[in-house]
RNA sequence: AUAACCGAGAAGCCGAAUCUCGACCUCACUGAGGCCGAGAACGGGGGAACCGAGUAUCUGGGGCGAACUCACCAUUGAAGGUGGGAGCGCGGCUCCUAAAGCGCUAGCCCGACAGCUAACCCCGUAGGCCGACAAAGGAGUUCGG
Numbered sequence: 001a002u003a004a005c006c007g008a009g010a011a012g013c014c015g016a017a018u019c020u021c022g023a024c025c026u027c028a029c030u031g032a033g034g035c036c037g038a039g040a041a042c043g044g045g046g047g048a049a050c051c052g053a054g055u056a057u058c059u060g061g062g063g064c065g066a067a068c069u070c071a072c073c074a075u076u077g078a079a080g081g082u083g084g085g086a087g088c089g090c091g092g093c094u095c096c097u098a099a100a101g102c103g104c105u106a107g108c109c110c111g112a113c114a115g116c117u118a119a120c121c122c123c124g125u126a127g128g129c130c131g132a133c134a135a136a137g138g139a140g141u142u143c144g145g
Stems, first nucleotide, its partner, number of pairs: 005145005012129003018040005024034004041125006051115001060113001061110004068085006087104004093140005
């Protein structure tokens, strides 16, 4: 170094929401934090032709997001509750397949206006949590023997 075998996976989750560089300021000072800017990466919106739409315009319309829909109960009505369908997340090294089990199905924005859409233009990089610990197959990776 290669191959085979055995054991283990060091805390993390939702979300695009992370990383690097530079100036200035502060401090417990060669490091850390705050703030401003730039770049990369990730995410989103607007925007031709072609295609689609010949019906829509107060029953306004549209966007981010998994966060929609049906039935029943309750209510003057709404909020609310139960159940079904569809959708989303976790299931502990990573990915794929399915998976017992456990959860979610909110909220916000544009402002009369947007189908798709190359070039091009614009915007975001927050916030919240411990609601995640059963086992399996395949591929790979790290450490130890």

A computed fold for a 145-nucleotide RNA from a Solirubrobacterales bacterium, annotated as c-di-AMP riboswitch aptamer (ydaO/yuaA leader). The source organism's lineage runs through Bacteria, Bacillati, Actinomycetota, Thermoleophilia and Solirubrobacterales. Its mean pLDDT, the model's own confidence on a scale to 100, is 78.